[in-house]
Context: one part of a larger RNA
Molecule: large-subunit ribosomal RNA, domain VI
Organism: Verrucomicrobiales bacterium
RNA sequence: CGUAGGAAACUUGAGGGGUUCAAACUCUAGUACGAGAGGACCGAGUUUGACGAGCCUCUGGUGCUCCGGUUGUCGCGUCAGCGGCAUAGCCGGGUAGCUAAGCUCGGAACAGAUAAGCGCUGAAAGCAUCUAAGCGCCAAGCUAUUCCCAAGAUAAAGUUUCCCUGAAGGAUCGUGGAAGACUACCACGUUGAUAGGCUGCUGGUGUAAUCAUGGUAACAUGUUUAGCUUAGCAGUACUAAUAAUCCGUCUGA
Repeated sequence: CGUAGGAAACUUGAGGGGUUCAAACUCUAGUACGAGAGGACCGAGUUUGACGAGCCUCUGGUGCUCCGGUUGUCGCGUCAGCGGCAUAGCCGGGUAGCUAAGCUCGGAACAGAUAAGCGCUGAAAGCAUCUAAGCGCCAAGCUAUUCCCAAGAUAAAGUUUCCCUGAAGGAUCGUGGAAGACUACCACGUUGAUAGGCUGCUGGUGUAAUCAUGGUAACAUGUUUAGCUUAGCAGUACUAAUAAUCCGUCUGA
């Protein structure tokens, strides 16, 4: 842009794609079979591996600055307390997110037509013959079943509800996002919790500074499971989503 008005929600499925695995153990059963040694088909169940999809509750990884420790040096006049630089200076941890080595799930069952193959009946050809007429069985393969996409399927499908003539509606613009290269998509735009801030909480780190007490001191103890805290969860209009513009009339009712 089209699907001859617009919006929302829900469907159909032409067609396309994905999957299609293996092993071990237990029972049947030490049964059938076999002199014995050995040792099943069929059927039932359990577990595991590889593979695939999704997810982050658990186990971990990462987490470039969330917390703490610490070395050297420079600075804040000095002490104390801090800050800069040294690979993030180094070291110990770590939220969200992302993630695998972690967690969950999947390849189930059934049917139809068949291949090779195995058959029944049966002539040509008084016999024989699965085939010539006719009728069966049978594969991880085919068609269905199962999962995903799907009406640009231009043959552009369908159902329901609502709205409308500078209208309905859409877009620009703004605040953002578990959406994203950009675009797109989704949420919101004061009739507002969209993001930031603030408050509270969870989680992380591990008990701040100051002061007091003890000790010559290093330091310890108390105040204090403190203080600080990124992406998490809620609440709250304090800040910013202001204002405005453009498209949209045809043969839709």